A computed fold for a 495-nucleotide part of an RNA from an Alphaproteobacteria bacterium, annotated as large-subunit ribosomal RNA, domain I. Taxonomically the source falls in Alphaproteobacteria (Bacteria, Pseudomonadati, Pseudomonadota).

[in-house]
Context: one part of a larger RNA
RNA sequence: AGCAUUUGGUGAAUGCCUUGGCACUGAGAGGCGAUGAAGGACGUGACACGCUGCGAUAAGUUUCGGGGAGCCGCGAGUGGGCUUUGAUCCGAAAAUUUCCGAAUGGGGAAACCCACACCGUAAGGUGUAUUUGUUACUGAAUACAUAGGUAACAGAAGCGAACCCGGGGAACUGAAACAUCUCAGUACCCGGAGGAAAGGACAUCAACAGAGACUCCGUUAGUAGUGGCGAGCGAACGCGGAUCAGGCCAGUGCCUGAUGUUUAUAAACUGGAACCUUCUGGAAAGUUGGGCCAUAGCGGGUGAUAGCCCCGUACAGGUAGAUAUAAACGUCAGGCCUCGAGUAAGGCGGGACACGUGAAAUCCUGUCUGAACAUGGGGGGACCACCCUCCAAGCCUAAGUACUCCUCAGUGACCGAUAGUGAACUAGUACCGUGAGGGAAAGGUGAAAAGCACCCCGACAAGGGGAGUGAAAGAGUCCCUGAAACCGAAUGCUU
Numbered sequence: 001a002g003c004a005u006u007u008g009g010u011g012a013a014u015g016c017c018u019u020g021g022c023a024c025u026g027a028g029a030g031g032c033g034a035u036g037a038a039g040g041a042c043g044u045g046a047c048a049c050g051c052u053g054c055g056a057u058a059a060g061u062u063u064c065g066g067g068g069a070g071c072c073g074c075g076a077g078u079g080g081g082c083u084u085u086g087a088u089c090c091g092a093a094a095a096u097u098u099c100c101g102a103a104u105g106g107g108g109a110a111a112c113c114c115a116c117a118c119c120g121u122a123a124g125g126u127g128u129a130u131u132u133g134u135u136a137c138u139g140a141a142u143a144c145a146u147a148g149g150u151a152a153c154a155g156a157a158g159c160g161a162a163c164c165c166g167g168g169g170a171a172c173u174g175a176a177a178c179a180u181c182u183c184a185g186u187a188c189c190c191g192g193a194g195g196a197a198a199g200g201a202c203a204u205c206a207a208c209a210g211a212g213a214c215u216c217c218g219u220u221a222g223u224a225g226u227g228g229c230g231a232g233c234g235a236a237c238g239c240g241g242a243u244c245a246g247g248c249c250a251g252u253g254c255c256u257g258a259u260g261u262u263u264a265u266a267a268a269c270u271g272g273a274a275c276c277u278u279c280u281g282g283a284a285a286g287u288u289g290g291g292c293c294a295u296a297g298c299g300g301g302u303g304a305u306a307g308c309c310c311c312g313u314a315c316a317g318g319u320a321g322a323u324a325u326a327a328a329c330g331u332c333a334g335g336c337c338u339c340g341a342g343u344a345a346g347g348c349g350g351g352a353c354a355c356g357u358g359a360a361a362u363c364c365u366g367u368c369u370g371a372a373c374a375u376g377g378g379g380g381g382a383c384c385a386c387c388c389u390c391c392a393a394g395c396c397u398a399a400g401u402a403c404u405c406c407u408c409a410g411u412g413a414c415c416g417a418u419a420g421u422g423a424a425c426u427a428g429u430a431c432c433g434u435g436a437g438g439g440a441a442a443g444g445u446g447a448a449a450a451g452c453a454c455c456c457c458g459a460c461a462a463g464g465g466g467a468g469u470g471a472a473a474g475a476g477u478c479c480c481u482g483a484a485a486c487c488g489a490a491u492g493c494u495u
Base pairs, nucleotide, nucleotide: 001494002493003492004491005490006489007488008487009486015480016444017443020415021414022412023411024410025409026408027407028406029404030403031159032158039100040099041098042055043054044053046078047077049075050074051073061094062093063092064091065090066089070082071081072080105114106113107112115128116127117126118125119124130156131155132154133153134152135151136150137149138148163194164192165191166190167189168188174181178228204211205210215242216241217240218239219238225233226232246396247395248394249340253336254335255334256333257332258331259330260329261328262327263326264325265324266323269317270316271315275290276289279286291308292307293297299311300310301309345369346368347367348366349365350364351363352362355381376391377390378389379388380387431438432437451479454466455465456464457463
């Protein structure tokens, strides 16, 4: 030095576990905001770093209700207190709520600087942005007037995950290149609204038989079509379902506001059946023997696996004051609205229709023209006739449908710490970047800290050896299990 066996260190895989996630189901809620939001800054505790809570009344204040013995949030204690005169805690309703932020007195490099007016002895309080509407006062050039100015009252603004409607609107890509075309009216930007939105009661379809608003799903059907007839794009009628609802134009309606009556709902919470024993063990829920309850044998916890130990579960019950919401039925006040002409239709240029200008109907309109008036007009895919069918140019309309930032309950041939959210832990943290932005790692002692008093070596260390605790310390906080790589030691053999 190699090999073998044994025994350690290091290391963290694996196994087991789950406080966290993921996907969905059923309900609820679908908004918050000038009564100052969302989101923050700074404070706030006896000591106070982070998180949580709260706001100079600052881990809190008041009232009412519940509840009944402990409590002063967590990491995480020490000291000091509170509480049966009912605390902590839970629910409801209030009070307070610094500064920034739409931020709104002016300014500003957010959380800061600087004002004016009025009220008040003072401390201090209140008001003062812009814009829209209404009303009033005033008021030029310019006589009346109008513009303008001023005030009062009411409204708006900003934020929010997706869903929805409208206005704008790409390119990569595909066409095996590329230009029409496609991607796609997608992404993205802007505006607006609601719990849904949009649409909606036939100037619709159909085919000589008829149907009867709209929306959504299945089918029709990858069909008919469209298409450098390439790549591709792609209906409708009809049928089957979901759900169904029709109304109005001087009032039998709708909207807004005020108000009355009745009904219902919303909290914390309460009661809630039935078990002992033997053995093993550190511990019984396991085992043995014998019982019991069940409208409750869902689930979780307890020193191993518990219907009967605990919390619960089935089931049953529950409420003051004030408030809110919803529904129904009223009353009062105000507002809205005339059966639809610069419309239908046509020319030119575009766009939408599955339909790329095509034989191109239908719908929208930038521009130029421009009817009829129910004895009339539109449509039936150029156009004409016959026939059929409907009545535009006014308004409203629930349900069926879409979505989930959020709340409650539940489910899983979903994950189990390199997985599952990026995040089971002080996580959008640490850290990186001028910035937009990027973005981790990191779970497990034990049933219980009983977390090693005391002694020894050592530097008043680190670390270790005894002793003690514990079932176990070969569970000692670097703590369950503890593989391999890697590094030692002992023994044997070989050289």